[in-house]
RNA sequence: GAGUUUGAUCCUGGCUCAGGAUGAACGCUAGCGGCAGGCUUAACACAUGCAAGUCGAGGGGUAACAGGAAUAGCUUGCUAUUUGCUGACGACCGGCGCACGGGUGAGUAACGCGUAUGCAACCUACCUUUUACAGGGGGAUAGCCCGAAGAAAUUCGGAUUAAUACCCCAUAACGAUGUUUCUACCUAGUUUUACAUUUAAAGUUUCGGCGGUAAGAGAUGGGCAUGCGUUUUAUUAGUUAGUUGGUAAGGUAACGGCUUACCAAGACUACGAUAAAUAGGGGUCCUGAGAGGGAGAUCCCCCACACUGGUACUGAGACACGGACCAGACUCCUACGGGAGGCAGCAGUGAGGAAUAUUGGACAAUGGGCGCAAGCCUGAUCCAGCCAUGCCGCGUGUGUGAAGAAGGCUUUCGGGUUGUAAAGCACUUUCAGUAGGGAGGAAAAGGGUACAGUUAAUACCUGUAUGUAUUGACGUUACCUACAGAAGAAGCACCGGCUAACUCCGUGCCAGCAGCCGCGGUAAUACGGAGGGUGCAAGCGUUAAUCGGAAUUACUGGGCGUAAAGCGCGCGUAGGUGGUUUGAUAAGUUGGAUGUGAAAGCCCCGGGCUCAACCUGGGAACUGCAUUCAAAACUGUCUCACUAGAGUACGAUAGAGGGGGGUAGAAUUUCAGGUGUAGCGGUGAAAUGCGUAGAGAUCUGAAGGAAUACCAGUGGCGAAGGCGACUUACUGGACCAAUACUGACACUGAGGUGCGAAAGCGUGGGGAGCAAACGGGAUUAGAUACCCCGGUAGUCCACGCCGUAAACGAUGUCUACUAGCCGUUGGGAGACUUGAUCUCUUAGUGGCGCAGCUAACGCAAUAAGUAGACCGCCUGGGGAGUACGGCCGCAAGGUUAAAACUCAAAUGAAUUGACGGGGGCCCGCACAAGCGGUGGAGCAUGUGGUUUAAUUCGAUGCAACGCGAAGAACCUUACCUGGUCUUGACAUCCUACAACUUACUAGAGAUAGUUUGGUGCCUUCGGGAACGUAGUGACAGGUGCUGCAUGGCUGUCGUCAGCUCGUGUUGUGAAAUGUUGGGUUAAGUCCCGUAACGAGCGCAACCCUUAUCCUUAUUUGCCAGCACGUAAUGGUGGAACUCUAGGGAGACUGCCGGUGAUAAACCGGAGGAAGGUGGGGACGACGUCAAGUCAUCAUGGCCCUUACGACCAGGGCUACACACGUGCUACAAUGGAGCGUACAAAGGGUUGCGACCUCGCGAGAGUGAGCUAAUCCCAUAAAACGUUUCGUAGUCCGGAUCGCAGUCUGUAAUUCGACUGCGUGAAGUCGGAAUCGCUAGUAAUCGUAGAUUAGAAUGCUACGGUGAAUACGUUCCCGGGCCUUGUACACACCGCCCGUCACACCAUGGGAGUGGGUUGCAAAAGAAGUGGGUAGCAUAACCUUCGGGAGUGCGCUCACCACUUUGUGAUUCAUGACUGGGGUGAAGUCGUAACAAGGUAGCC
Repeated sequence: GAGUUUGAUCCUGGCUCAGGAUGAACGCUAGCGGCAGGCUUAACACAUGCAAGUCGAGGGGUAACAGGAAUAGCUUGCUAUUUGCUGACGACCGGCGCACGGGUGAGUAACGCGUAUGCAACCUACCUUUUACAGGGGGAUAGCCCGAAGAAAUUCGGAUUAAUACCCCAUAACGAUGUUUCUACCUAGUUUUACAUUUAAAGUUUCGGCGGUAAGAGAUGGGCAUGCGUUUUAUUAGUUAGUUGGUAAGGUAACGGCUUACCAAGACUACGAUAAAUAGGGGUCCUGAGAGGGAGAUCCCCCACACUGGUACUGAGACACGGACCAGACUCCUACGGGAGGCAGCAGUGAGGAAUAUUGGACAAUGGGCGCAAGCCUGAUCCAGCCAUGCCGCGUGUGUGAAGAAGGCUUUCGGGUUGUAAAGCACUUUCAGUAGGGAGGAAAAGGGUACAGUUAAUACCUGUAUGUAUUGACGUUACCUACAGAAGAAGCACCGGCUAACUCCGUGCCAGCAGCCGCGGUAAUACGGAGGGUGCAAGCGUUAAUCGGAAUUACUGGGCGUAAAGCGCGCGUAGGUGGUUUGAUAAGUUGGAUGUGAAAGCCCCGGGCUCAACCUGGGAACUGCAUUCAAAACUGUCUCACUAGAGUACGAUAGAGGGGGGUAGAAUUUCAGGUGUAGCGGUGAAAUGCGUAGAGAUCUGAAGGAAUACCAGUGGCGAAGGCGACUUACUGGACCAAUACUGACACUGAGGUGCGAAAGCGUGGGGAGCAAACGGGAUUAGAUACCCCGGUAGUCCACGCCGUAAACGAUGUCUACUAGCCGUUGGGAGACUUGAUCUCUUAGUGGCGCAGCUAACGCAAUAAGUAGACCGCCUGGGGAGUACGGCCGCAAGGUUAAAACUCAAAUGAAUUGACGGGGGCCCGCACAAGCGGUGGAGCAUGUGGUUUAAUUCGAUGCAACGCGAAGAACCUUACCUGGUCUUGACAUCCUACAACUUACUAGAGAUAGUUUGGUGCCUUCGGGAACGUAGUGACAGGUGCUGCAUGGCUGUCGUCAGCUCGUGUUGUGAAAUGUUGGGUUAAGUCCCGUAACGAGCGCAACCCUUAUCCUUAUUUGCCAGCACGUAAUGGUGGAACUCUAGGGAGACUGCCGGUGAUAAACCGGAGGAAGGUGGGGACGACGUCAAGUCAUCAUGGCCCUUACGACCAGGGCUACACACGUGCUACAAUGGAGCGUACAAAGGGUUGCGACCUCGCGAGAGUGAGCUAAUCCCAUAAAACGUUUCGUAGUCCGGAUCGCAGUCUGUAAUUCGACUGCGUGAAGUCGGAAUCGCUAGUAAUCGUAGAUUAGAAUGCUACGGUGAAUACGUUCCCGGGCCUUGUACACACCGCCCGUCACACCAUGGGAGUGGGUUGCAAAAGAAGUGGGUAGCAUAACCUUCGGGAGUGCGCUCACCACUUUGUGAUUCAUGACUGGGGUGAAGUCGUAACAAGGUAGCC
């Protein structure tokens, strides 16, 4: 920096990613070289080999080898023997080394390490240097030899022997010890003087040396001490008896409780002792801008360890990796009696593990040990081997090459892409390969010559010069040259976003992917494969752990009103911080100097490998520590003062401040009495309850407890909790004014301590009202609740606990500063007009508001502003304020306070919507007011269901159900059964052939067979066109699937008044404003106002129709007047009227009055055919419902292809216990029936309408005039009106059903048509709950016509006739619009969401216990060893008076002590029947607690 919480936004906040780096591992892949690195795990166990020896110039010597010599045998050049004679040398004595080098990191939280000091408290072999010395003696012992024991390891005895092994004596001080003198520094001592005592030695030799002893000095290496630094935990708070100090002694190289005795009682600790856990430390390494964070491999320094534990010996040095002793575990050998061993050296083996190499070469170089040296030894080291483990470098070719080849992939079929890529052509040859050449790493040491120094010396030695000979593991080295040929050399990951890179196929919430968000349910750029692309490249990815990003522990550099976070509030200890001024000091501070800060590393400048990595020279740096000099502003300390902070005194003021005593009235309840009678009480409605044994009501009286109406107020007081009648004494604090005094006495405050609502607990009182628990009544599906009737703890008092609250201003305390305006409480001052006044000031307490701050909301002198001081607290959500442990409590519980596990969020503020059993305003046949229906009956029709071989498919709340279907007997038809066809019933292309047609037979038909006729049309003579048949394959075909892949069309909210945009402005932003507000309208209609100004889609208007008039026109329409004519009829003139159909007029709140803001508009009126959008229609904004339709059509994808296609016959879509929707006809008298009479509109008609006439009761039949229609026909309109009859009944209502007989259409009327006549005459007497339509030419009622059909309407569409009732009004139901409010909703309340229970899994607490580890205390025990003691035994050196002694060793014993054992605690880990809660799971069960007033406001 990015991704991820949301519909979107800003913030808070976590999670995740991009970078670097690694001793890495794993997967795939792999050409070369250089330089590095390589058991991070089991400090697990180890076979085998090697890793420390050397010196003969210390010694006695001679086992092996070589040479010589001698002797013997003989084969005369061989064998054997002897000989230390020579080179040499096994074992042994002796010296030096083995304490270095190499390994490992178990232990250790420590003077272990780092850094800086100190030792006046110390040691130091070998080395350098200085001085001095080395005289005289002695006794042993290993080896060798002999003997013995044993399996072995090994041991014992005897004899003999050497030394640079051991011992004694002498000599010696500048040494040591003791005493003493002196002086300057001083810590105990150094320096100086004298005396006493005491301690040495080793030889060898080539005669040069090498070595030895004592002492001093140096160098080197070590030892000790000290300051500072050095992980986590307080759920470890007290620890310590040699402990702290002293005196004395012992011990040590040395100081010291290091050890012992005695004395004192100290020592450490909240600046974290003790305990526990973890860990070698540093230079450095990784990361980071830095500060930091993480690490401690390789290299360097220090420490610790060497199978585990203990111990000392030797030595200059060890308590000793390849030494010793003991104990333990383990392994091995054994003759069972005993023995041996220690790879955390180099290789190597097993085991463990994700994982880490060769049982290699050489001492050539560097270094080490020994040696005079040659030299020997050296798994240190130098090299090689293995491993892409890392870093660095090189290569896998270069140029040209378009027919843009083939192939692959893809495609909109044109192409695109792979791609100049390949091929082809022309070049080059690094690296690898073959052959040849060929540096450097080597310096020498040695011996020769010369010179110089030294010396008596020309020896010797040392140095220099010179020339000489020799030494390479690596190594077939690096490097160079030649040869051949593009020849031998590219992979891995990724391609949804973050993050560079896209398509096809397969799969179908499957298989799988995934770092986070998330992909996958039939069109997946996210899975798997492919093509293509991107990135890196001999590597590439993944995993692990680490820093960064993360300002996400914030020193640099964060926060705490609401996101996590201010302790409930005071007092106060330690600590932190602190007013003005003088002088001093120099701890902090600042500057300079000196020392140190190892080397390597990092950085800079050079140099060397062809470059680089790498190596190397120099510099800088190492921000630190110590010492020292200087400065004096600030802080500190000391000091002289001051008064502005703080406090005290004096005088007033207000107050529910506190605890104690006393008193008062109103009300409730109870009790007693009076009056009085039937109810009272309670609720949404009731009931329980009380009451005729007299309630309730009312009056009088009494008792008792609790609380104090009005005053009363964002008024007062108090630190907070909290405090409210009146009065009394006691008592705390605050404020005001004017003086005086003290002189920084202050602020904060970890621990500590006090106060601390309500509830609760203990003891004793008290108890009126209220009231958990509990009882009863209701409500309810239930109701352990809400409501009602009762009612106990409790509420009250006293004393004692508890110590928590949403203890809130969700805002710690103190101080200072920073615009204003308006209230209010307590004081003070001033002014005048003396008041209910005004002004100023001060201490509180409120409301607005600027700057500033804030994520926003908001805060704003009472800060959340600007600063300072101190304290407390926070670090994702859940688990959890929980468990365990501690402390407190009588208990309840409080306080302190985790982890495992789990999620990618959780949260805050604000925004837009949606929603609310929130609010306001408004509208609609929404309700109301009315009229008529449905729901009941019969039938028609559609649907569900059922049935069926099939009952084809679709439509399903409103917005499916007389819907698609404006019309299923066949056809339609998609369904079923059976029979048939396969380039097909239909289209295009190719080839051949005329097309076509008559008749018969079989069959249910499709079809099949036979048969008759037939040589066509156009022509430029090449051929062409149409139709049909046959063949071939490309293809046809599908009412098969997906309306959740789509287009188009449609429904719906809704003809509701809304939906948006540009610019501007406001806001960090989502967004807002405009569009809100005041009016008004049918309307976002218009007006006014207004940080908005305009605009668009909608509204309205423009269109059609209807209502009035004018004009034009006059046939098929019309006929008033006039004329003609007819039996009659508009038949002929005619053009007024009606009608027709073209064009116009008219209506606009235009006019008047009123209301209103003088506006918009509304109300009323006039005129007018019509009046306030005149009536009706068409017209449907942005969008919603994944609404409907793949079966109208079109269409992507998928599926079928002798069938899911096509044809035919029959059947089905018409079934029928049932349920629902929509209708028709009725139930009758406002009617039925009979007779008579009148008035429409709009349509249709040649495949047609069909008149008149005749026949039939009728449906209809026969005939066929007229009409391609203002002419003819369908075609009588019916209700109505007049009159007659019926008389309330299952009827003269109603017509279902059924029987018979017919008509018509049609190939066909059985399944399954309509109609007619006669007969039959069912249910039904106005319809439960519920529900629908309609506001005027409307409802209701009456008929007419049309589309669809061959025929078949009660449906649909259209037309006219007759023609009402009602609307007070907007409380309620439903739907909608605007504003506002709440929200935990945004898939938007059909939302969200809580808890128990059931099931599965996971981690965890408790748990009778059980098993380990560590450890304290008290004891036991006591190996080896050291120290002390010493009766016993033994005893070479010295002494001796020769008896012995001194001394020593062994033994014994005491002390200390490792292993080990016992008892009892602490702590930790594992496990445990059972059990507690927690978390996570698919759609389980029960309810509905929360979010809206969440339906009882919620919460603590």
The RNA shown here (small-subunit ribosomal RNA) has 1500 nucleotides and comes from an uncultured prokaryote. Its Rfam family is "Bacterial small subunit ribosomal RNA".